Large-subunit ribosomal RNA, half B from a Candidatus Aenigmatarchaeota archaeon, 1221 nucleotides, folded computationally.
Context: one part of a larger RNA
RNA sequence: CUCAGUUUAGGGAAUUCGGCAACAAUGGCCCCGUACCUUUGGUAUAAGGGGUGCCUGCAAUCUUUAACCGGAUUGCAGGUCUCAGUAACAAGGAGGAGGCGACUGUUUAACAAAAACAUAGGGGACUGCCAGGGAGAAAUCCUUUGUAUAGUCCCUGAGGCCUGCCCAGUGCCGGUGUGUCAAAGUUGGCUUCAACCAACCUAAGCCCCGGUAAACGGCGGCGGUAACUCUGACCGUCGUAAAGUAGCGUAAUCUCUUGCCAUUUAAUUGAUGGCCUGCUUGAAUGGCUUAACGAUCUCCUCACUGUCCCAAACUGAGGCCUAGUGAAACUGCAAUUGUGGUGAAUAUACCACAGACCUUCAAUGGGAAGCGAAGACCCCGUAGAGCUUUGCUGUAGUUUGGUGCUGUGCUGUGGAUUUGGUUGCAGAGUGUAGGUAGGAGUUGUUAAUGCUUGACUUUCGGGUCAAGUGGAGACGACCAUGGAACACUACCCUUCCAAAAACGCAGCGCUCACCGCGAUAGCGGGACAAUGCUAGAUGGACAGCUCGGCUGGGGCGGUACUCCGUUGAAAAGUCAUCAACGGAGCCCAAAGGCCAGCUCAUUCCGGACAGAAAUCGGAAGUAGAGUGCAAACGCAAAAGCUGGCUUGACUGGAUUCUACCCAAUAAGGAAUCCAGCCGUGAAAGCGUGGGUUAGCGAUACAUCGUGUGCCUCUUAAUGGGGCCCGGUGGUAUCAGAAAAGCUACCUCGGGGAUAAUGGAGUCGUGGCCUCCGAGAGUCCACAUCGACGAGGCGCAUUGCUUCUCCGCUGUCGGCUCCCCCCCUCCUGGUUGUGCAGCAGCAACCAAGGGUGCAGGUGUCCACUGAUCAAAGGGGGACGUUAGCUGGGUUCAGAACGUCGUGAGACAGUUCGGUCGUUCUCUAUUGAAGGUGCUGUUGGUCUGAGAGGAAGAAAUCACAAGUACGAAAGGAACAUGAUCUCGUAGCCUCUGGUGUACCGGUUGUGAAACGCAGUGCCGGGUAGCUACGCUAUAACGGAUAACCGCUGAAAGCAUCUAAGCGGGAAGCCGGCCUCAAAACUAGACCAACAUUCGCAAUGCUGUGCGGCAACGUACGGUGUUGUGGCGAAGACUCUUAUAGACUAUAAGGUUGAUAGAACAGGGAUGUAAGUAUCAAGAGUUCGCUCGAGAUAUUCAGUCCACUGUCACUAAUCGUCUGAGAG
Repeated sequence: CUCAGUUUAGGGAAUUCGGCAACAAUGGCCCCGUACCUUUGGUAUAAGGGGUGCCUGCAAUCUUUAACCGGAUUGCAGGUCUCAGUAACAAGGAGGAGGCGACUGUUUAACAAAAACAUAGGGGACUGCCAGGGAGAAAUCCUUUGUAUAGUCCCUGAGGCCUGCCCAGUGCCGGUGUGUCAAAGUUGGCUUCAACCAACCUAAGCCCCGGUAAACGGCGGCGGUAACUCUGACCGUCGUAAAGUAGCGUAAUCUCUUGCCAUUUAAUUGAUGGCCUGCUUGAAUGGCUUAACGAUCUCCUCACUGUCCCAAACUGAGGCCUAGUGAAACUGCAAUUGUGGUGAAUAUACCACAGACCUUCAAUGGGAAGCGAAGACCCCGUAGAGCUUUGCUGUAGUUUGGUGCUGUGCUGUGGAUUUGGUUGCAGAGUGUAGGUAGGAGUUGUUAAUGCUUGACUUUCGGGUCAAGUGGAGACGACCAUGGAACACUACCCUUCCAAAAACGCAGCGCUCACCGCGAUAGCGGGACAAUGCUAGAUGGACAGCUCGGCUGGGGCGGUACUCCGUUGAAAAGUCAUCAACGGAGCCCAAAGGCCAGCUCAUUCCGGACAGAAAUCGGAAGUAGAGUGCAAACGCAAAAGCUGGCUUGACUGGAUUCUACCCAAUAAGGAAUCCAGCCGUGAAAGCGUGGGUUAGCGAUACAUCGUGUGCCUCUUAAUGGGGCCCGGUGGUAUCAGAAAAGCUACCUCGGGGAUAAUGGAGUCGUGGCCUCCGAGAGUCCACAUCGACGAGGCGCAUUGCUUCUCCGCUGUCGGCUCCCCCCCUCCUGGUUGUGCAGCAGCAACCAAGGGUGCAGGUGUCCACUGAUCAAAGGGGGACGUUAGCUGGGUUCAGAACGUCGUGAGACAGUUCGGUCGUUCUCUAUUGAAGGUGCUGUUGGUCUGAGAGGAAGAAAUCACAAGUACGAAAGGAACAUGAUCUCGUAGCCUCUGGUGUACCGGUUGUGAAACGCAGUGCCGGGUAGCUACGCUAUAACGGAUAACCGCUGAAAGCAUCUAAGCGGGAAGCCGGCCUCAAAACUAGACCAACAUUCGCAAUGCUGUGCGGCAACGUACGGUGUUGUGGCGAAGACUCUUAUAGACUAUAAGGUUGAUAGAACAGGGAUGUAAGUAUCAAGAGUUCGCUCGAGAUAUUCAGUCCACUGUCACUAAUCGUCUGAGAG
């Protein structure tokens, strides 16, 4: 220091987003007593008050027993002790309001428990059972072995009062038809057959007509008006499908907004109650209200407290130390400072200066844009996924038509066929002559001509048929008319009728397929349904795919995406921007071609009505006009205006340029030429559209035209198809995909190529200053204020730029803590004043110190309250998240308002919502070890340097009611006292703690001990502490602004130029602390040392031996190792005035260092035992039980303090250590 706990004087929420946290408080049982409100159940343990132990006795009830004794519960009375009797443990804090949700319940296992979900209740839709709904490819299964008081789905959400208007849109339901409408079918055309074409017929659907809002949903504007004003019951007008009703309303909904008023508070961005100007309330997407309920959200009050003022002490576990064991993250290499600068614009590493001996330990967490995770925000990707829909394309499903399975009968009806019948009137003709052929007979009692009635038909004359009557002939040939002549027969045409069989359509039956029930019988349905195939409609239920580009980020906006003109564009050419100014996506059969003639705009003069301006005459007139349209260029016997004739705005071919500088490329555009054919002109010529530069479009597909063109599966023909050439239909994202949204449930790959924060640059904006001086100030610009303008400073605002960071630099505010700036709020020193004094105003110097507490709000800010000398402004990565918080913002849940068909969205609101990290380096605060400081060691100092604010301000008294002033009022220098804040130290007092200690007491246990937070409670020594106590300068030096002396330059004046003086809380000292590692490493005093050996080894001298190599003896001089001596130190040891370890300090037998013992002092509060007493009760009268009281007893118990005393332990030892000149 962290974590988990204990206790805190005085205050009592001042803390904070918020009473978060905290058994801080409340608490069990008994008795008394309980409000508003209410769905009469509740609220309610409401609130609030009293009691509670132990002992003795008595009573009642129950129980046990044969009875006594005994047990349990309750009540009463008396006694008695403590600070305290549910003494420990256990055990609600309470109240007043509001929002939301009725309630109990459920939910995002591991960040959301809620207002979300559910719920009973309400409503709607579908459903009569082979139901409806659901699963499945189907068989089949579930709902259900249920049956409308049932089941499925949707909306709402107890209860109470209620639930308005709108059916235009979108859905849903119903209906209707000379609308539309597929396949099949029919008919026709064309075909060898087909394909194909056309028409007819025609279901659902669409269209059309209605209904439906507890279906999706929606529910106005403008103007005027009442006798103060305001307002507008009232009126007008536009307009809708309808024009928001009741209720509620600054709300979970209100932007402005902290709306206004009131209550609450000293003060309220809060809360509550009202108001209504509802950005953008509103009625089962339910509206309003509501008792009870809620780990819900918000506000207030009481109680209570360490949340706070303001922190302290203690306990335990870690941390720290020792022994043992022993990971991980991370790691480009590291020899890893500060400041200023530079630099991809925030550097340990670059530059400069400064600092800095080496190493370690404990801490802190400023930096390493620390570690952790290829940023989740943003953008991009012709990368995904989930979801939505009136995106594109489809598919299940549903539905409708046709058809197969699929039979039979009847009725009606349709067309074709067959059979029978019937119809056929020009005129002429007796007469209503269909055509052709045959033809001279045919017909009749099986009832002819005729008559009556009826039906059909009609050219209205008649004709045909049936029935009745009647009872014997009728017709033709011949004649006439005519193109045709008639009876009768056959064939055919036309009109109509009837019948037949098959087919179609509509309907009604049947039973045999098929289906269901059932038991095999049988019953019900029935050619329907089911099912297969096929065609139409519908079809986010499902699937696949898409959801342009540019862009001072993206989106919104725009189109800078295809073209044209001018400028930009810097006199070759080219040249960008979401640069500036403008245009095109046509028009014209003349506004084209040729030729001819003419001259415009404007001005002046003249002229009836006639004017400034009509038409006319004349003059001047280089273009000031016109040229279809932009601009530029061009143009006068014209390129303009007028007229004449015309179609060259034609066909075929070639080249060049442009589009696209250089430099390849399409369409398009333009120019030039050749050939043809034309126009015009006397002709030369001109003419391949418009005076020139804009007016545009691939492949594929479809379609048209042309060549009396080519090919087409033996030939010929027609049709169809194909080829060549040309036109049309369009791609404006314009060298041309077929294409809508949401994502906060999101994912991946990338980007600092590109945004949000910070930095950098800039300074328009913001801030500050200065200049000028119109004016204000009675007069007077400048005591003070200062318009219109002008110039700067700096980087606290806000922008702009997009340079850095997207393999990650944590984002607002608060808390904490530190440094800095000055443009000074106070304090200090001055100047001016429209300064008498007091109090001010303005300015100068000055950054040493101070600059506070509260209310509401997440707030910074702003506002408010009471103080104050004053309650300054800023910077430090909008200082500070490996320091805290997490209220706001900015994930996932949920709601309101608004927007959107919807998924969803909102710098709109609201409730809720995981903050990781063992510190390597550096930095900082402390603590050690080593080296160096020219031999070693012990001690005492100096003080270069460093740090400090060690002090700051106020009040009062006196001066003095003085100076000043008419008065009112009212100072100062000097002196003294005191408080506040800050700083340092301390514990005598006061207070806290005090798990040393003493005492009381509960539970457990027979008891002692123990345990229950030290069990709880009352005290409390030492120590540590604050809330307690003590201390906390004058002065000197140099200066700032400023005030002066003398004094020239400049005969004066002048504080200055030479010279001299005064002058501030500021600067340097004074005061305190650190400080020889201050590399110039200091000074002084003292002690020791400046030596003795051994071994190994290098070099080397002399003597002797040897020719030499070399050997041997005695040395010399180095190096290394190891000993002796040695001032002193360390270790081991006892310890505390010290302390994490280490260090420091005391001591070590020549000793009081610690322990023990004893004494003193202190804490607690009167021990045990014994004796006596005690409310009473019992008694064998001896005495026994009894909470407790008194005496012995200021007792007993205990102590970290002080002293005495060697009883115990510091015994004995080990190691280091200069030896150089």
Source information: It matches the Rfam family "Archaeal large subunit ribosomal RNA".